[in-house]
């Protein structure tokens, strides 16, 4: 610290995911141990059972029991003593303990106040005298199941309740009033008493009254502390005085009157959520996110009120009352509250024992022993966590066996294992054994009280007792590898690869995306990676995330500047002087609980953990100091701003008035059939006289030239002239005032067009609307009409791509050049020109910024100021609410749902019904086919048992196939074989061969005969070679997969391209060179240039062919008469060379390259043909030519054989081939090639047959013979336009020739037959010269068999004027939403299914309001009545005081309104997703921008 994901790539912008880390989790799989900590995050859901607050006889009176003694009526009774014990009465019960539901400030954190209280505690002052009357307990009696009550009667207290007394206290009118206490227990010298025991006096622990302290609590304040403005106002005790009450205490904290305040844009009020913090996670920080465990504070106790009692509660284990609920009943009536421990049910994905013990710590009560104490401390239970530790440790190579895999050699698993050797942690068993325990007590000694050596307290010592955890930790001993490894992952990100399974299924998946027959993605082994008693999933926070940015982010085109301006508030402000000290900066002081987090040590065998000390807590408050800065208060300046003065320039706003061209309409007047209109046309409007053209009139709206990236204006806008009113700007010099300033939420005004209202007006144009046309349709594009509207006037509306997509305002940074106001200086006769300095509004460009594209003194550069606005696409500028508006809408604005993308800029291509510039039989201009007829061939299709297979636009269809009657043959029937028709090994016979019968369609079965060879060796015998037989390895396979391959091939295309080095240039992708100017068949060449050079292409080099020379001459040739011979001129054949090179001239051009003409030559500008085919395209064809992975078949998908099909046939297609006739047929007769084959061949004369042919046999292994007469062509003659003396198909007879064999199913002959066919619709082919058309010959295949193919050569034209157009291509350049590249993408309506939303007659739920009505319980007030020990009085009666009534407040309830929210609703709106359908749009000029 970053990766991955939009694209062919690339840069950017930007969301979405992952990679850490964590948790009170949970879930799947797995699971040895031990140590510390953690456990209802959900229903504040309801609780069965048992604990959780009791103690004290040294406060009090009984009472039981046990013990001792006395009486003695031997089972009563008195005393004593101790123990327990209901009640009375003290303290505590307000602590600890749980949970988090209210609570957005009656909290809570920090820091600070005043006007309070306080039980035990500690310090101290003073005091503790002396009296009553009752009560409960108990006894009796009575009610009720019960819970309990009720009545008499009798009794004690540290319970009560006067009285005295008052240092202090509290009141005050300053004179005074008023107000307390209790007593127990120890211990004694001395006094009284017969004892008991009491007084005294002493201590101790209480009591009272006070005045301090501690802690502890209650009160106030500032400051900070969560979202919504789709909550804009809120408030009636509401704000404040007086003045009472009331409280511990300040305070409308309550009440009376008085005023009318109080709170809010620095967010009131209302609405959702939320206990707050110390701190936890997490971050490099800043922040983000949290508040389980521990600490603090708060708040709650089943839900709502309510006081009581107390120091303290408005009170979890207290009381009253309302109210759900549960339980008990004898129905009358009564009980209950686990958000204490534990358990139970219920909810959930989910959370522990119905355990020990007070041994420690702590708590309450006691004097004290003690007693309580689910506070705590142990213990169980659960890998939930964090930390340890173990599962062996050394050697061990035949690299064993198994398993995977394999190129079949091996490689891996793997020193792993197996085997030797050794250890014993840990769990197992035996023993042994700490620490947590120190003191209350209780001796003793000292002090100190004291008269005392008792007593008591303190100190100190001495000693006993006490452990739940537990026989725990630890230690030692025994045994023995013995008891102990598993989870995710292996496509990238991200460490780790192979098989075999499935085949787009079945799964996988955190994104990209895997899987449609060779999956490193599914699953399953093998092997490896990463962790490791845990591993992975899944939630959830932070992090990455500079993706809310304070540190740290944008805003021209990506999301994102308000249309424009004016402006209160608010930020921000110009020089300079002196004050203050508010921000601001440094010291000090206080606080900033403990724990935690760092840092140093210490203690658990180490760590978690525990503990000591520091630091640190960034904050808050006090104070003290400084004066630059900012502020604040006084005053001073002129540079910002503003005022005045003289000019200027303007389509700058309003309102009036006038002008002319043109259009239209009306009147007349010429005048005659068309006029409009379009791409052609109609519809229209014309003979009722248009249109034209002349006059005149009307009426409305708009102003040509000038007019111009000219001007004003905040925009928006604004255009003939003239004339009133009016804003702004700007120049030039002064002159004033003196920061008067910038920006501006909110507010306000202005605002095109198009809409609305009222009233006008209305010519031209024109939504809507008709008509006509186009069209597949045309609710459109084009036409012809045509209403609103457009114009005015008032009133709305408030929106635009209201754009420079660029907010205002200052300041600063290179120029260069137009244009428009202004001002100065110079020159000039003048027109004007030049330079300077300002305002404005163009182009071009430096530094600089940018993603790029571009911006660049008019900034999108470097800076300050404010404002406003953005945070992925889509839903959606939508809904719902709320303002506004007559509506139309406007403005403010979500979410649920979906998607991994959506965009911006550039690059390279492809593409365009875009541009320009160039070639091609591309088009034209020709000649001659196809497409009609038979026919042949091949194809689709159909058809069959098969009709084998493959090739399908061009670039499949006379194609593989240069020959399908068996064979070929790969199909089909049928009969057969199985180690096989072939190969290689092993083993066993036999040499090999050759040749006969059965019997079958043949293959085959069966059966005989002949025969033995060659190398070695003296013989057995053995070896090559072959054949037979047997087992097994393995053989085959024209089966599949051209989309696993290889090589070979069409194809753009013989187009001219198509690339690479090194430099530059660009952030990149890439570009430059390869592009521009010319040229050319060409990226050929030649100039010019950040490009130089190079390679593959092109060209050339090869081969023909067209002229020559020179050898060289048979089978060739022939001047020698033939022949023979002879010769090599000549023809020809062959080798070698020559010759063409724009090489010479002339003209064009840039003096270049080139072109153009000419001249010589046989050829002239690559001479003509060929062969020769760059990068790369079509997953182009071929696995049936051949190789090849990989799948499949192995008595069959292989092997053989016979017969059969590949040869079929309502039919459509392509390539041909013959004709359709006189430029012809036909019948005679005669003429001239080239190439080429030939021995299992060609086959000559000759003879026979009408002819295919046969007979023959000469010659050739070929320039020797032969196939072999070349046809067309000429010369005669015939036919005369006819379905013919043209055509020749089909069909019959008869034939011949190949072959074992011509039925399916050859080919050719010969008589006879004589079909369709009279030149071929839309369409569509090929060809530029030795070509086309024609005309024949001739090879390969080949037993035969050609109208197809490869050659050949004769005979031999037309045209080309151009490049607009159709088609291909190249180049350059422009759009592009395309990149599978236009056969491309893609939008939205309809039709189906889902899935969330909205509206909606309503319904049914919750919260909060507001009137009223009721009023439990309670307190506070009032008090006629009833009671009334203690105090007053002598009584009567009085104060107090209880009940009761009654008022006032108020919980629950109740009615009615209007409010919010949340659900549901018949219909019903739009949205998203989804395979494929309709129709028409967008992206090229997208075919109407």
């Nucleotide at each position: 610290a970053g990766a991955g994901u939009u694209u062919g790539a690339u840069c950017c912008u930007g969301g979405c995911u992952c990679a850490g880390a964590u948790u009170g989790a949970a879930c799947g799989c797995u699971g040895g141990c031990g140590g510390c900590g953690u456990g209802c995050c959900u229903u504040a859901c309801a609780c069965a059972u048992g604990c959780a607050a009791g103690u004290c006889g040294a406060a009090c009176g009984g009472g039981u029991u046990u013990u001792g003694g006395g009486g003695c009526u031997u089972g009563c009774u008195c005393c004593a003593a101790a123990a327990c014990u209901a009640g009375u009465g003290g303290c505590g019960a307000a602590c600890g303990g749980g949970u988090g539901a209210g609570u957005a400030a009656u909290a809570c954190a920090u820091c600070g106040g005043a006007a309070c209280g306080u039980g035990c505690c500690u310090u101290u002052u003073a005091g503790u005298g002396g009296g009553g009357g009752a009560u409960a307990a108990c006894g009796c009696a009575u009610c009720g199941a019960a819970a309990g009550a009720u009545g008499u009667g009798c009794u004690a207290a540290u319970a009560c309740c006067g009285c005295a007394u008052a240092u202090u206290c509290u009141g005050u009118a300053c004179g005074c009033a008023g107000g307390a206490a209790a007593g127990u227990c120890g211990g004694a010298a001395c006094u009284c008493g017969c004892a008991a025991g009491a007084a005294u006096c002493u201590g101790a622990c209480g009591c009272u009254a006070g005045a301090a302290g501690a802690g502890c609590g209650g009160c106030c304040g500032a400051u900070g502390u969560c979202g919504g403005a789709u909550u804009a106002g809120c408030u009636a005790g509401u704000u404040g005085g007086u003045g009472a009450g009331g409280u511990a205490a300040a305070g409308g904290c309550u009440c009376a009157c008085c005023a009318a305040g109080g709170c809010u844009a620095c967010g009131a009020u209302c609405c959702g959520u939320a206990g707050c913090a110390g701190g936890u996670c997490u971050g490099u920080g800043a922040g983000g996110a949290u508040g389980g465990u521990c600490u603090g504070c708060c708040a709650c106790a089943c839900u709502g009120g309510a006081a009581c009692u107390g120091a303290g509660a408005c009170a979890c284990g207290g009381u009253c009352c309302a109210g759900a609920c549960u339980c008990c009943u004898a129905c009358g009536g009564g009980a209950g509250g686990c958000a204490g421990c534990a358990g139970u049910g219920g909810g959930g994905a989910a959370u522990u024992u119905u355990g020990g013990a007070c041994a420690a710590u702590g708590g309450g009560c006691g004097a004290a022993a003690g007693c309580c104490u689910g506070a705590u401390c142990c213990a169980g239970c659960c890998a939930c966590g964090c930390c340890g530790c173990g599962u062996g440790u050394c050697u061990g190579a035949u690299g064993a066996a198994g398993g995977c895999c394999u190129u079949a050699g091996g490689g891996u698993u793997g020193u792993a294992a197996a085997g030797g050797a050794c250890u014993u942690u840990u769990a197992u068993c035996u023993g042994g054994a700490a620490g947590g325990a120190a003191a209350u007590a209780u001796g003793c000694u000292g002090u100190g009280c004291u008269a005392a050596u008792a007593c008591c307290a303190c100190a100190g010592u001495a000693g006993g007792c006490u452990g739940a955890c537990a026989g725990u930790a630890c230690c030692a001993g025994a045994u023995g590898a013995a008891u102990a490894a598993g989870c995710a992952c292996c496509g990238g990100c991200u460490a780790a690869c192979u098989a075999c399974g499935u085949g787009c299924c079945a799964g996988c998946a955190g994104c990209c995306g895997c899987g449609g027959u060779a999956a490193u993605a599914c699953g399953u082994a093998g092997g490896g990676u990463g962790c490791g008693a845990g591993c992975g999933u899944u939630a959830a926070u932070c992090g990455g995330a500079a993706u809310g940015a304070c540190u740290g982010g944008g805003c021209g085109u990506a999301a994102a500047g308000c249309g424009u301006c004016c402006g209160c508030a608010g930020g921000u402000g110009g020089u300079u002087u002196a004050u203050u000290a508010a921000g601001c900066u440094a010291g000090a002081u206080g606080u900033g609980a403990a724990a935690g987090c760092c840092c140093c040590g210490g203690g658990c065998u180490u760590a978690a953990c525990c503990u000591g000390g520091g630091a640190a807590c960034u904050g808050c408050a006090u104070u003290u100091a400084g004066a630059a800065c900012u502020a604040a208060u006084a005053g001073a300046c002129u540079a910002g701003a503003g005022u005045g003065u003289a000019g200027c320039a303007g389509a700058g706003g309003g309102g009036g008035g006038u002008g002319g061209a043109a259009u239209u309409c009306c009147g007349c007047g010429u005048g005659u059939a068309g006029c409009a209109g379009u791409g052609g046309a109609a519809u229209g409007c014309g003979u009722a006289g248009a249109u034209a053209u002349g006059c005149g009139g009307a009426g409305g709206a708009a102003c040509a030239c000038c007019g111009a990236u000219g001007g004003c204006g905040a925009a928006g806008g604004c255009a003939g002239c003239c004339c009133c009113c009016u804003g702004g700007g700007u120049u030039a010099a002064c002159a004033c005032u003196g920061a008067c300033a910038c920006u501006c939420a909110u507010g306000g005004a202005c605002g095109a067009a198009a809409g609305c209202g009222u009233g006008g007006g209305g010519a031209g144009c024109a939504a809507a609307c008709a008509g006509g046309a186009u069209u597949a349709g045309a609710u459109a594009c084009c036409c012809u009409g045509g209403u609103a509207g457009u114009c005015c006037a008032c009133g709305c509306c408030c929106u635009a791509a209201a754009c420079g997509a660029u907010g205002u305002c200052u300041a600063c940074u290179a120029g260069u050049u137009g244009u428009u106001g202004g001002a100065g200086a110079g020159g000039g006769a003048g027109a004007c020109c030049u330079c300077u300095u300002u305002g404005g509004u163009g182009a071009c460009g430096u530094a600089g910024c940018u993603a790029a594209c571009g911006c660049g003194u008019g900034a999108a550069g470097u800076a300050g100021a404010c404002c406003g606005c953005c945070u992925g696409g889509g839903g959606a500028g939508u809904a719902c609410g709320g303002u506004c508006g007559c509506a139309a809408g406007a403005c403010u604005a979500a979410a649920a749902c979906u998607c991994a993308a959506a965009g911006g800029a550039a690059u390279u291509g492809a593409c365009g019904g875009g541009g320009g510039c160039c070639c091609g039989c591309a088009c034209a201009a020709g000649c001659g086919g196809u497409g009609g007829a038979u026919u042949a061939u091949g194809u689709g299709g159909a058809u069959u048992a098969a009709u084998u297979c493959g090739a399908u636009g061009c670039a499949a269809c006379g194609c593989g196939a240069a020959a399908a009657a068996c064979c070929u043959u790969a199909c089909c029937u049928a009969c057969c074989c199985u180690u096989g028709a072939c190969a290689u090994g092993u083993c066993a016979g036999g040499a090999a061969u050759c040749u006969g019968c059965u019997u079958g369609a043949a293959a085959g079965a069966g059966u005989g005969g002949a025969g033995u060879g060659c190398c070695c060796g003296a013989a057995a015998g053995g070896g090559a070679a072959u054949c037979u037989g047997a087992a097994c390895a393995c053989a085959g396979g024209u089966g599949c997969u051209g989309c696993a391959u290889g090589g070979c091939u069409g194809u753009c295309g013989u187009c001219a391209g198509c690339u690479c080095g090194u430099g530059u240039c660009g952030u990149g992708a890439g570009a430059u060179g390869u592009u521009g100017g010319g040229u050319u068949a060409a990226g050929u060449c030649c100039c010019g240039c950040a490009a130089c050079g190079a390679g593959c292409g092109c060209a050339a080099c090869c081969c023909u062919u067209a002229c020559u020379a020179a050898u060289a001459g048979u089978u060739g040739c022939u001047a020698c008469g033939a022949a023979a011979g002879a010769g090599c001129a000549c023809u020809c054949u062959a080798u070698u060379g020559g010759g063409a090179c724009u090489g010479c001239c002339g003209g064009u051009g840039a003096u270049a390259a080139a072109c153009c003409g000419g001249a010589g030559g046989a050829a002239g500008g690559u001479g003509g043909g060929g062969a020769u085919g760059a990068c790369g395209u079509c997953a182009a064809g071929u696995c049936c030519u051949c190789a090849u992975g990989g799948c499949c078949c192995u008595u069959a998908u292989g092997g053989g054989u016979a017969g059969g099909g590949c040869u079929u046939c309502a039919c459509a297609c392509g390539u041909a081939a013959u004709a359709c006739a006189a430029u012809g047929g036909c019948c005679g007769g005669u003429a001239c090639a080239g190439a080429g084959g030939g021995u299992c061949g060609c086959c000559a004369a000759a003879c026979c047959g009408c002819g295919a042919g046969g007979u023959g046999g000469a010659g050739c292994u070929a320039a020797u013979c032969u196939c072999a007469u070349a046809a067309a062509g000429c010369c005669g003659g015939u036919c005369g336009u006819a379905g013919u003396c043209c055509g020749g198909a089909u069909u019959g007879c008869a034939g011949u020739c190949u072959g074992c064999a011509a039925c399916u199913c050859g080919a050719c002959u010969g008589c006879a037959u004589g079909a369709a066919g009279u030149c071929g619709g839309a369409a569509u082919c090929g060809c530029u010269a030795g070509u086309a058309a024609u005309c024949g010959c001739g090879g390969a295949u080949c037993a035969g068999c050609a109208u197809g193919u490869c050659g050949c050569g004769g005979u031999g034209a037309a045209u080309a004027c151009g490049u607009u157009c159709c088609c291909g291509g190249g180049c350059c350049u422009u759009g592009u939403a395309c990149a599978c590249a236009c056969c491309g993408c893609c939008c939205g309506u309809c039709a189906c299914a889902c899935c969330a939303u909205g509206g909606a007659a309503g319904u049914g739920g919750g919260g909060g309001a507001u009137a009223c009505c009721a009023g439990a319980a309670g307190u506070g007030g009032g008090u006629a009545g009833u009671c009334g020990a203690a105090c007053c009085g002598c009584a009567a009666g009085g104060a107090u005081g209880a009940c009761g009534c009654u008022c006032a407040c108020c919980a629950c309830g109740g009615u009615a309104u209007g409010u919010u929210u949340c659900a549901u609703g018949a219909c019903u709106g739009g949205g998203g997703u989804g395979a494929a359908g309709u129709c028409g749009a967008a992206c090229a000029a997208g075919g109407u921008a």